Annotation:
Small-subunit ribosomal RNA, central domain from an uncultured bacterium, 349 nucleotides, folded computationally. The coordinates come from a structure-prediction model, not an experiment, and the mean pLDDT is 89. The RNAcentral record of the full RNA draws on ENA and SILVA.

Context: one part of a larger RNA
RNA sequence: UUGGGUUUAAAGGGUGCGUAGGCGGUCCGUUAAGUCAGCGGUAAAAUUGCGGGGCUCAACCCCGUCGAGCCGUUGAAACUGGCAGACUUGAGUUGGCGAGAAGUACGCGGAAUGCGCGGUGUAGCGGUGAAAUGCAUAGAUAUCACGCAGAACGCCGAUUGCGAAGGCAGCAUACCGGCGCCCAACUGACGGUGAGGCACGAAAGCGUGGGGAUCGAACAGGAUUAGAUACCCUGGUAGUCCACGCAGUAAACGAUGAGCGCUAACUGUCCGGAGCGAGCGAGCUCUGGGUGGUACAGUGAAAACGUUAAGCGCUCCACCUGGGGAGUACGCCGGCAACGGUGAAACUC
Numbered sequence: 001u002u003g004g005g006u007u008u009a010a011a012g013g014g015u016g017c018g019u020a021g022g023c024g025g026u027c028c029g030u031u032a033a034g035u036c037a038g039c040g041g042u043a044a045a046a047u048u049g050c051g052g053g054g055c056u057c058a059a060c061c062c063c064g065u066c067g068a069g070c071c072g073u074u075g076a077a078a079c080u081g082g083c084a085g086a087c088u089u090g091a092g093u094u095g096g097c098g099a100g101a102a103g104u105a106c107g108c109g110g111a112a113u114g115c116g117c118g119g120u121g122u123a124g125c126g127g128u129g130a131a132a133u134g135c136a137u138a139g140a141u142a143u144c145a146c147g148c149a150g151a152a153c154g155c156c157g158a159u160u161g162c163g164a165a166g167g168c169a170g171c172a173u174a175c176c177g178g179c180g181c182c183c184a185a186c187u188g189a190c191g192g193u194g195a196g197g198c199a200c201g202a203a204a205g206c207g208u209g210g211g212g213a214u215c216g217a218a219c220a221g222g223a224u225u226a227g228a229u230a231c232c233c234u235g236g237u238a239g240u241c242c243a244c245g246c247a248g249u250a251a252a253c254g255a256u257g258a259g260c261g262c263u264a265a266c267u268g269u270c271c272g273g274a275g276c277g278a279g280c281g282a283g284c285u286c287u288g289g290g291u292g293g294u295a296c297a298g299u300g301a302a303a304a305c306g307u308u309a310a311g312c313g314c315u316c317c318a319c320c321u322g323g324g325g326a327g328u329a330c331g332c333c334g335g336c337a338a339c340g341g342u343g344a345a346a347c348u349c
Stems, first nucleotide, its partner, number of pairs: 004320003007303002012317001014200004021193001023191001025087003029083003033080002035076008049065006090190001091187004095182004103175003107171002109153001113149004118144003124135002161168002205246006215239001219235004257316006265294012298305002322349003331342004
C1' cells in the first nucleotide's frame, strides 16, 4: 500500500460549538463540467500482446496491427455537478401545555460535629482482636441550658429525573439554557458530519487572598511483627471550603464517535396527548418522547448484542497494524511549576 478492523484481542478523540472540506430530500426545465459513445491527432524506435512471413525448427529476424492516458471534434442526457423555477416529508419558527437534583446569584433552615461559658455530677473516659499512646480530681466522660464556627444536606430517594460531557440533591426567590407533547399556521433543504480552531472539562495539584468545624496525604507517638518506613489506634500539617486566576488529565466507561433510514414481539417505569371509563376516580386501549428487563430474525471468536444494535445500509470524522524498549528520548508547542500535547529509534523476544 491493498485488504481488514476499533464493547472485552491493537484501535472511538473526555465533551460540545463550529471553519475549510468531502456528503446531501421531492418534482420540472435548461446546461453539458463530470459521465458515456463515434471519429481524428498524439502516444519515438526497439520490447510485450495479437495476426502473418523468413532462416530445415526454435531462439533470432522482418511486416502489419491493437493500446490506457492526453488533446481536438461531433453527439447522447439517465446519473453527479452548474443555473432557473416549484414543493413539503428533512430542518427551523410562531402558539398552547408540561416535567425536571440542568446552570448562575442571593437569602434562609434544622440535625450532627467541634469549640466556648455556666449548671448537675464523680472517677474514670476513650480506643482495640487484646492493648497502649491520648484525655481526666487544675473535675474529664455523661447530662442540661445558652452561645460561636465551618462543612455537608437524613427521611422523601427509586435500574427515578436533568445535562453535550465533566457532573447536578435541604428550602425560597430572581435571572437563564436545554428538552418533550399537542394543534394548526408559517419559512422552504435553510441539512448531517466536521481536519484545523474555539469553548467547557471530576479529583488531585499550582498562584494570590480569605476561611478552617469535620475528615485527613506528610509527620509524630502507641501497638502488631523476625522486621512493619504498612494494615489497627491516639494525635496531626498541607489539603478538604470560598473568591479570582492557572492547569487540562482519569477505568473522562456503555471500556461501544455523530447523524439518517430500515428490520418480530412481550414486559416494568418516568414525562406528555387522545379515546373509553359514575361529570372529577381507580383503571383499560391507542399514541409521541425517555429510561430498564426479556427475547425473534440477524450478528458475534465467544461472552454477549438484539428498534437505546454489537443487525441491514448510507454519509462524515477519529483511531489501530506483534510484545518489550515507551507514552520514554530528542525537537517543537503550551504551562509559574508540577507537568501536558505531539511522539521516535537503536537494541531485544